The RNA shown here (SAM riboswitch aptamer (S box leader)) has 100 nucleotides and comes from Mucilaginibacter sp. Of the family's consensus pairs, 97% are formed in the model. The RNAcentral record of the sequence draws on Ribocentre. Its mean pLDDT, the model's own confidence on a scale to 100, is 83.
RNA sequence: AACUUAUCCAGAAAGACCGAGGGAAUGGCCCAGUGACGUCUUAGCAACCUAUACUAUUAUAAGGUGCUAACUCCAACUCCCAAAUGGGAGAAGAUAAGAA
Numbered sequence: 001a002a003c004u005u006a007u008c009c010a011g012a013a014a015g016a017c018c019g020a021g022g023g024a025a026u027g028g029c030c031c032a033g034u035g036a037c038g039u040c041u042u043a044g045c046a047a048c049c050u051a052u053a054c055u056a057u058u059a060u061a062a063g064g065u066g067c068u069a070a071c072u073c074c075a076a077c078u079c080c081c082a083a084a085u086g087g088g089a090g091a092a093g094a095u096a097a098g099a100a
Base pairs, nucleotide, nucleotide: 003098004097005096006095007094008093013042014041015040016039017038021031022030023029026075027074028073043068044067045066048064049063050061051060052059053058072092077090078089079088080087081086
């Protein structure tokens, strides 16, 4: 790399450094020299694993991860429903736990 299961309409940013692209890939639409993206520090969100309690389909904590623009930003691909440009499911992707 590939595999299995679960979740993805909630939530949560400041400072320093750097300097031109970034949002997975295609299109759209956005973000970005009023400094994005990235790195570091500090802070925060959440509760998958974990710990404790034993009210347990629960509560508390926050050690290991993760995350802190936009629903996974929206669509594009496949299938189903509808018929006025829509809705649903998948695929793909991300994260966690496992397995290897």